This is a predicted structure of a 92-nucleotide RNA (SAM riboswitch aptamer (S box leader)) from a bovine gut metagenome. Its Rfam family is "SAM riboswitch aptamer (S box leader)". About the family: The SAM riboswitch is found upstream of a number of genes which code for proteins involved in methionine or cysteine biosynthesis in Gram-positive bacteria. The sequence is in RNAcentral, with records from MGnify. The model forms 97% of the base pairs in the Rfam consensus.
């Protein structure tokens, strides 16, 4: 940079001690224990097997509160929907 993809899944575990949810503005979550490390665990791309509209696996990566937590810019009469932007994560 191109493509595609998001309302589904995933811990009463060990260290670990104050932060965390990308930023901004909200609204949340956190000493009934944040991050982060490690075990576990899920099954969205790739891979691998199969009795191939689909099912196992779980080797690359990713992930494991809240719709990508919500808005934030544009359209419609709208609280609702659609799309845009930015991040994310995958294959190239």
């Nucleotide at each position: 940079c191109u493509u595609a993809u998001a309302a589904a899944g995933a811990g009463u575990g060990a260290c670990g001690g104050a932060g965390g949810g990308a930023a901004c503005g909200g609204c949340c979550c956190u000493g009934u224990g944040a991050a982060g490390u490690c075990c576990g665990g899920c099954a969205a791309c790739c891979u691998g097997c199969c009795u191939u509209g689909g099912g196992c696996a779980a080797g690359g990566u990713g992930c494991c509160a809240a719709a990508u937590c919500c808005g934030a810019c544009g359209g419609u009469a709208a609280a609702a929907c659609c799309g845009a932007g930015a991040g994310a994560u995958a294959a190239g």